RNA sequence: CGGCGUGUAGCUCAGCGGUAGAGCAGUCGUCUUAUAAGCGACAGGUCACAGGUUCAAAUCCUGUCACGCCGA
Numbered sequence: 001c002g003g004c005g006u007g008u009a010g011c012u013c014a015g016c017g018g019u020a021g022a023g024c025a026g027u028c029g030u031c032u033u034a035u036a037a038g039c040g041a042c043a044g045g046u047c048a049c050a051g052g053u054u055c056a057a058a059u060c061c062u063g064u065c066a067c068g069c070c071g072a
Stems, first nucleotide, its partner, number of pairs: 001071007010024004018055001026042005048064005
């Protein structure tokens, strides 16, 4: 320098145009003599950033940034 991939909740990840989700973690309740486990509820998001397409974008297109891989 060129190519490819990844970026979504505190963590690990799903979601491939039409309400942003799961597990674990956190808080509260329940249960227990008590703790853990179990069960129920709650909270937690600029979908890396900017722009474009569209009635509608996490999703499609362009650029940028970070990380990883390959090539020179």
The prediction has a mean pLDDT of 84.
This is a predicted structure of a 72-nucleotide RNA (transfer RNA) from a marine sediment metagenome.
The RNAcentral record of the sequence draws on MGnify.
Its Rfam family is "tRNA". By type it is a transfer RNA.